[in-house]
Predicted 3D model of RNase P RNA and transfer RNA as a complex of 466 nucleotides. The coordinates come from a structure-prediction model, not an experiment, and the mean pLDDT is 76. Rfam match: Bacterial RNase P class A. Rfam links the family to the GO terms tRNA processing, dimeric ribonuclease P complex and ribonuclease P activity. By type it is a ribozyme.
């Protein structure tokens, strides 16, 4: 000064009119004054949890989710952090990162062969015939052969020598990988070294599948309290049509009350428990009020501990509550900051600064609450670190 | 609030236990046939397989995340 990477934050701001929701006053009402009023993603419902109901919910199979290792945290699939592997000169990224020598599938075309493989050209060797310069060789054939060609994502260790007819971990060295023992560091994933072993065990598990290890269901329309109403129903008392209670919507059809429907249990089974009503059909009635619901794993600020997620302490603060669903609109100033835009100015230069015009928010909107993920966002700040040039 | 499905030529569907030219019927568009149209026949056309990343040698098909539709139950 350029190109990169990595975290963090903002996302209008003051004022006047109008309007809307909740709360407190006032008022007899209309209303009138005060105060409070959206997010960083209040969104997608992908996950985890609080909360409340269902019987404090036993085993068995199956069904689903997790997946390096330590840590935090209610809890996680989410966060530190570290380990491995991958990419990138580097900062830094990126991994649905267990298990393929338990097992079974699969591996298209192409190719001779695709998983205890394979002889299409090649090399080699016997053998037949045929030609010879008699050294050989052309063709057929019956062996060996995985070093070389070729084919493929992928062809059963590399290099290099020794054997060999050619050749081949067949044998040797190194060098890679494995796997068993061992020492050494590490809380652990691993890491680093030694000996021996067979000489190499392809690849896919986001195909079946094994392993570990976690999941009871439903979900603020959860639950609860009052009112209302609907074709009643029963009982008691007594003066016999009036009061009180106590259960509730009316008809029909079918199944059932201890040999028990039906229901908790997601899907099956076993076992348990609950248990009088269950299930269709046609008709009716209600369509409200309050709570749950706004103190909460809350937040902000210092301090401690700890690489860091986070965690203790201490002080401070209270901060939407609708229910057809408010949080808007419209003027004036100012504005971070843009801009082939006009001017002077400094500078060799890329480029600054200034004053002037002109523009000047983007994605979205709570509905029970959190802690995440992911998605989306116009116009910006502000830190850390690399790289590559240049000047000192 | 809780759940499901679909998306593949201009319509309307196969195809989704992974293998390469993604077909079918319809229309389109040329041809034949007829005086001429329709009907019939012949032959063409036409795909980012909703969009992105990812496993895999290899993805319409598996695995995430979006995005547009649709439907179910309280």
């Nucleotide at each position: 000064u350029g190109a990169g990477u990595c975290g963090g934050c903002c996302g209008g701001g003051c004022g006047g009119c109008c309007g809307c929701g909740g709360c407190g006053a006032g008022g007899a009402a209309a209303c009138u004054c005060g105060u409070c009023g959206a997010g960083g993603a209040a969104g997608g419902u992908c996950c985890g949890g609080g909360c409340u109901c269902c019987a404090c919910a036993g085993g068995g199979c199956g069904a689903g989710g997790u997946g390096g290792u330590g840590g935090g945290u209610a809890a996680c699939a989410c966060c530190c952090a570290c380990c491995c592997g991958g990419g990138g000169u580097g900062a830094c990224c990126c991994g649905c990162g267990g298990g393929a020598a338990a097992g079974u599938g699969c591996c298209a075309c192409a190719g001779a062969g695709a998983a205890c493989a394979g002889a299409c050209c090649g090399c080699c060797g016997g053998c037949g015939c045929g030609c010879u310069u008699c050294g050989g060789u052309a063709c057929g054939u019956c062996g060996g052969u995985a070093a070389g060609g070729g084919u493929g994502a992928a062809a059963c260790g590399g290099u290099g020598g020794u054997g060999u007819a050619a050749g081949a971990g067949a044998c040797c060295a190194c060098c890679a990988g494995c796997g068993u023992u061992c020492c050494g560091g590490g809380c652990g994933a691993c890491c680093g070294g030694a000996a021996c072993g067979g000489c190499u065990u392809g690849g896919u598990a986001a195909a079946c599948c094994c392993c570990a290890c976690c999941u009871g269901g439903a979900g603020c329309a959860a639950g609860g309290u009052c009112a209302a109403g609907a074709a009643g129903a029963g009982g008691a008392g007594c003066a016999c049509g009036c009061u009180c209670c106590u259960c509730g919507c009316g008809c029909g059809a079918g199944c059932g009350u201890u040999c028990g429907a039906g229901g908790g249990c997601g899907g099956c089974c076993c076992g348990c428990c609950c248990g009088a009503g269950c299930u269709c059909g046609c008709g009716g009635g209600u369509a409200g009020a309050c709570c749950g619901c706004a103190c909460g794993a809350g937040g902000c600020u210092g301090u401690c501990g700890g690489c860091a997620a986070c965690g203790g302490c201490a002080g401070c603060c209270c901060u939407a509550g609708a229910u057809g669903g408010a949080u808007g609109g419209c003027c004036g100033c100012c504005g971070a900051c843009c801009g082939u835009g006009a001017c002077g100015c400094c500078g060799c230069g890329a480029g600054g600064c200034g004053u002037c015009c002109g523009g000047g928010a983007a994605c979205a909107g709570a509905a029970c609450c959190c802690g995440g993920c992911c998605u989306a966002c116009a116009g910006g700040c502000c830190g850390g670190c690399u790289c590559a040039u240049c000047c000192c | 609030g809780c759940c499901c499905c679909c998306g593949u030529a201009g319509c309307u569907c196969a195809g989704c236990u992974g293998g390469a030219u993604a077909g079918a019927g319809c229309g389109a568009c040329a041809g034949a046939c007829u005086u001429c149209u329709a009907a019939u026949c012949u032959g063409u056309u036409g795909g980012u397989c909703g969009c992105a990343g990812g496993u895999u040698c290899g993805a319409a098909u598996c695995c995430u995340g979006c995005c547009g539709g649709g439907g179910g139950c309280g």